A computed fold for a 72-nucleotide RNA from a Lachnospiraceae bacterium, annotated as transfer RNA. The RNAcentral record of the sequence draws on ENA. The coordinates come from a structure-prediction model, not an experiment, and the mean pLDDT is 81.
[in-house]
């Protein structure tokens, strides 16, 4: 240079084009306990950017951006 892969919440990961994008860990409250841990209970937190398709896009399409993988 070229090909393919991936990019969703702090981290890990789901998600037939159609229900309020969900679970686990982590944070915060609170309950509990002498206090801590654990245990139960609620709360915040997100689709990499930009177009396009379509009644609707996390999905499909182009493009850029990061990041691995191969290849000369």
């Nucleotide at each position: 240079g070229c090909a393919c892969c991936a990019a969703u919440a702090a981290c890990u990961c789901a998600a037939c084009g159609g229900a309020u994008a969900g679970a686990g860990u982590a944070a915060c409250a609170g309950c509990c306990u002498u206090c801590u841990a654990a245990g139960c209970u609620g709360u915040a937190a997100a689709u990499a950017a930009g177009a396009g398709u379509u009644c609707g896009a996390u999905u499909c399409u182009c493009u850029u951006u990061u990041g691995g993988u191969g290849u000369a």

Rfam family: tRNA.